[in-house]
RNA sequence: GGCGCCAUCGUCUAGCCCGGUCUAGGACGCGUCCCUUUCACGGAUGAAACACGGGUUCGAAUCCCGUUGGCGCCA
Repeated sequence: GGCGCCAUCGUCUAGCCCGGUCUAGGACGCGUCCCUUUCACGGAUGAAACACGGGUUCGAAUCCCGUUGGCGCCA
C1' cells in the first nucleotide's frame, strides 16, 4: 500500500443477510419498592445502547460511500 471481517445499554449479546411490528429485546450488574428482625434469596418496577459523517428511501441499527478504531490475509 491492497483486500476482507468487526464496532449496539456499565459488561456480554439478539436483531443486520431479507428496511417499517408495540418503547431496539435478553442475561448479568445498578437504582427504587415489596418480602425478611436484618442480609441474602425471591417478586415488582425503573434508568441505561445502534462508533462518526454523508447518501439512497415515504421510512435506515439494517442498504451504499467515506472516516476512525480493532483483528486477519497479501505485498